[in-house]
Context: one part of a larger RNA
Parts: sequence; structure tokens; C1' cells
RNA sequence: GAUAACGCUUUGAGGAAUGCCUCAUACAUGCAAGUCGAACGGCCCUUCGGGGCAGUGGCGGACGGGUGAGUAACACGUAGGUAACGUACCCUAUACUGGGGGACAACAGAGGGAAACCUCUGCUAAUACCGCAUAAGACCUCAGGUGAAACUCCUGAUGUUUAAAGCCUUGGCGGUAUAGGAUCGGCCUGCGUCGGAUUAGCUAGUUGGUAGGGUAAAGGCCUACCAAGGCUACGAUCCGUAACUGGUCUGAGAGGAUGACCAGUCACAGUGGGACUGAGACACGGCCCACACUCCUACGGGAGGCAGCAGUAGGGAAUAUUGCGCAAUGGACGAAAGCCUGACGCAGCAAUUCCGCGUGGAGGAUGAAGGUUCUUGGACUGUAAACUCCUUUCGGUGGUGACGAUAAUGACGGUAGCCACAGAAGAAGCACCGGCUAACUACGUGCCAGCAGCCGCGGUAAGACGUAGGGUGCAAGCGUUGUCC
Repeated sequence: GAUAACGCUUUGAGGAAUGCCUCAUACAUGCAAGUCGAACGGCCCUUCGGGGCAGUGGCGGACGGGUGAGUAACACGUAGGUAACGUACCCUAUACUGGGGGACAACAGAGGGAAACCUCUGCUAAUACCGCAUAAGACCUCAGGUGAAACUCCUGAUGUUUAAAGCCUUGGCGGUAUAGGAUCGGCCUGCGUCGGAUUAGCUAGUUGGUAGGGUAAAGGCCUACCAAGGCUACGAUCCGUAACUGGUCUGAGAGGAUGACCAGUCACAGUGGGACUGAGACACGGCCCACACUCCUACGGGAGGCAGCAGUAGGGAAUAUUGCGCAAUGGACGAAAGCCUGACGCAGCAAUUCCGCGUGGAGGAUGAAGGUUCUUGGACUGUAAACUCCUUUCGGUGGUGACGAUAAUGACGGUAGCCACAGAAGAAGCACCGGCUAACUACGUGCCAGCAGCCGCGGUAAGACGUAGGGUGCAAGCGUUGUCC
């Protein structure tokens, strides 16, 4: 210097920021992801304009938000590679959008169950599902070209095979295929990345090859067979610790420490495992299984996952409101109106931090009274007060009143700001005073009580303990303790 907690103090006010570092402990309650009727059938209401509802279907729930458990690793950082890859929505270009079919929800009927919910029969629509047609592409074989390198990229030929969906309206929104772009990712590699040798050897899918499987994709990623390799004192293996970075703190720098807020990446979502759907997940508010725990139950069976925002209990030295609003910015859906959004914007609480401001200014000596001290003359408190004149920041009261919003729309908010009014009025504490180290006397105590960062004070005149007066230093703070430099 930085950073928290604690003690004393202050309900002076403002601006900006920050706020569970501990138990990745358990969670009551509410909210945090929906949207589309201009894809579809149905039901209900209707002022006949329209509106509402569950379901099928589409897009989005892989973003945004949280946390740091695990991880010493291609996790991260940096520089590259992909001739080994993917990419919904968006943009550009070209071509197409023909003709059919059968279902399943909803609904109706019946039934089971305490519930969660489930079963059977029957009916039906679609941008849901499935054939057919068409064909650029893809794949196989062959030829040529580019290139350091081609089964792999480009061009050409033969064969095989694969598309589509309509809706509102009168010009739009879509759909399919292919190519390119943009964006976002997957994978690979060089280098860098804590401590311990009182851890010296480690390794059998292990290291490599061949063939196959698998993947969007290279690869022991997986399998079969073959070979016996691979790593290691330039520290393997093992143990401990730890998310990484831009940065932050400190320092003249080199460096040391650190990774809160903000930003990028990674990992995780009660614990462990698994896949499904999908362009994308092995998926925080999806599914399945196991385990632990909690809750409901008619004991047959069910429900749940705050490391989202608030909030509760516990833990702890210690960390906030079960607030307002979608007005702005951003996001999802929608043609739009709009709707959703605890992202976000705001407000509340906390001197937790930083910044600036105030608690008055000028004059005022019979140096008042009081207090302390005294050599009893005085000295100090002290221009301090009283008193006189003045001002009104902040606060108070009244009025006016925004920007943020470009036509409308403002949570904040009658807020900020501005104007007026009254009146010095409402606003100072904390630590220290032996030396280091700025600041001294008196009394009490008597190696006691106590102080103390170090040296050291205290045993009868203690500038070091306690109190008082005075002083010094900081100041809405001041000290103490912990941690880092």
C1' cells in the first nucleotide's frame, strides 16, 4: 500500500462500485422458457367483428443465468494445421415445388386407479408420416488436370441411388436440392503452465502394424490377428495442491502474490451411469436406471432436485429484498399486433470500498466564568466562548420539473435539476502523547493492578499502569487482528 472481520463512534447528506471467501450443505413458498390459430382438426363463448381452450405440428427449451466440485490435462494461453470435419436460423446463386396413400392425438364411448396417470373400442385433419414420378448432387469404375504430396480436390464418361408443403392474400411468407459465403464449433500439433525424489522405475489396448467396425471427422476410439514395443534423472510413475487466462494487488523495475467484480475459455448441475431427440446435448429448471435423502399415499404405488432470482435453516469472524418494471438494451417465438424474459434496467439494505462536500464565516480581551496547574506572582484551556455583523452548501418546507423515447410507450420518479422561504440553525468522533514516532503535566496505584509491535515500564514523587486537564495525528471515520506485496 491492498483486503476483509471485529471494537468504539455517527440515524450529516450525495455520487460510483461491491456484497456467502465457510457447507458443490439441506431446502418451505413464489417466480426464472416459452411462443405460433397466417401449419391442422376439434371444443367453448360471441355484440357475428371476433375471442378463448387443450391437443397434433413447427421453432426455441444446447442461448441467456449460476457455481468452481472435479481437472496438472491439448483443460487453459499462444502460434499453427484440418489433403481428416460439421454448421439450424442468416446472405448470395441456380433449379424445382408433380401426383397419390395409410395412420395417430384431440374428440366420443367403455373401463381401471386414492393419486400420478393408464388401458380398450371407434372417428378425423395437417407444413405430422409413407410410397410413386422427376434429377443436379453423392457413391462405384475409368481418363485428364492442379499441387510439395491426391482413392480423397477439380473436369469429363458409364452404372446405381436419393427431394419437396403448403398458408395468407394479390405479392408476400414458406418448402426441396445443390454450390458458395458468413457465423459458431469438432479434432490434431509445437511451445508455455504449482510443490514433493523421505515417490525411481512405469506400462498389456500397453507401443506399432494389417484388416474391419464406428464417427461429421484423423486416430487403439473399438475389435480380431501379428510384432515387442512405448515412457523415464531434460524427472516418467506416484502423492499433494489447484479451474485457466485477459487481468488485479504490490514494487522504481526485475520480480513476488493473486485470479472477487467485468471479459474469454473449460468443467459441473443431489451422487454414479446411460442413451433418446435434434443442425447442435449425452442436455441445470428433458428422459431412463441405480444409490442416498425428502415428501404424498387409500400401503397397491407415486412425486422431487435453488451451484437461476428472492428467501429459510445450518455452518461461520462474516456477506443484502420472499421489492418494481419489461420504459430502455438484448434474447425466444410470431407476417404482425403482441407475448414471454429474476437476462437486463431500476429501487431497497450495508461507512464494505473509492471520490468529492458539510458540520459555519468575519470581527471579538474586563484575556469573563468554569476547569487544570502553581514557586500563589501567575500560566494554560483561549478568539475558544459570550457578544456584534454575515452567509445558507447539505438537510427541511413549498413550487416547478426533465434527458433517457425518433409518432406512441418511463419501472426508475414527482427522481435529478431549477426557483423561493426560514434559520447557525439539524450534523464529530477515534487512536495516541518513554524511544523508534508528532504530542506533558497533576493525582491515584506501589513488581500490585496493569501496559507492551521491539527495546522495555510498574518494588512511594511513574512524562510508559488508571483517571483528569492539556496536546498530537487522522477524520465520518479511527483503531485492532488476519492475509498478500
About this RNA
This is a predicted structure of a 485-nucleotide part of an RNA (small-subunit ribosomal RNA, 5' domain) from an uncultured bacterium. Its Rfam family is "Bacterial small subunit ribosomal RNA". RNAcentral holds the full RNA, with entries from ENA and SILVA. The prediction has a mean pLDDT of 83.